This is a predicted structure of a 73-nucleotide RNA (transfer RNA) from a Promethearchaeota archaeon.
The prediction has a mean pLDDT of 82.
[in-house]
RNA sequence: GAGGGUAUGGCCAAGUGGAUGAGGCAGUGGGCUUCUAACCCACAGAUCGUCGGUUCAAAUCCGAUUACCCUCU
Numbered sequence: 001g002a003g004g005g006u007a008u009g010g011c012c013a014a015g016u017g018g019a020u021g022a023g024g025c026a027g028u029g030g031g032c033u034u035c036u037a038a039c040c041c042a043c044a045g046a047u048c049g050u051c052g053g054u055u056c057a058a059a060u061c062c063g064a065u066u067a068c069c070c071u072c073u
Base pairs, nucleotide, nucleotide: 001072002071003070004069005068006067007066010025011024012023018056027043028042029041030040031039049065050064051063052062053061
């Protein structure tokens, strides 16, 4: 220098054009328990790496760009 992959809550992770972006762990409150753990119930938390574009509508499609990883030169 060229090509490819990944980026979604504190962590992991689903969703590949159309309900308020699933779920698990962690967190908070409550129940249960003599207490703790486990278990059960409820709650809060993500404008989806960034910028721009297409569309009535974008996490999803297009372009650029950033970080990390891989391959080639």
It matches the Rfam family "tRNA". Its family is annotated with triplet codon-amino acid adaptor activity in the Gene Ontology. Rfam's curators write: Transfer RNA (tRNA) molecules are approximately 80 nucleotides in length. RNAcentral holds the sequence, with entries from ENA.